A computed fold for a 75-nucleotide RNA from Methanospirillum purgamenti, annotated as transfer RNA. The source organism's lineage runs through Archaea, Methanomicrobia, Methanomicrobiales, Methanospirillaceae and Methanospirillum. Its Rfam family is "tRNA". The family's RNA type in Rfam is transfer RNA. The RNAcentral record of the sequence draws on ENA.
RNA sequence: GGGGUAAUAGGGUAGCCUGGUCCAUCCUAGAGCGUUUGGGACGCUUUGACCGCAGUUCGAAUCUGCGUUACCCCA
Numbered sequence: 001g002g003g004g005u006a007a008u009a010g011g012g013u014a015g016c017c018u019g020g021u022c023c024a025u026c027c028u029a030g031a032g033c034g035u036u037u038g039g040g041a042c043g044c045u046u047u048g049a050c051c052g053c054a055g056u057u058c059g060a061a062u063c064u065g066c067g068u069u070a071c072c073c074c075a
Base pairs, nucleotide, nucleotide: 001074002073003072004071005070006069007068010028011027012026020058029047030046031045032044033043034042051067052066053065054064055063
């Protein structure tokens, strides 16, 4: 220098290929409540996210372009 893959709650992960309504999935974590003499465990409720900018579209986590970061391959 060229090419490929990935980026989503505090941590991890699905959804992307095939755009669709309302609360974006699940596990874990935090908070509250119940159960208990108390704790743990368990149950219920709740908090919190689409890497950035622009474009396409009635509508973008999803498609397109550029950028950033990480990893891999070639030179």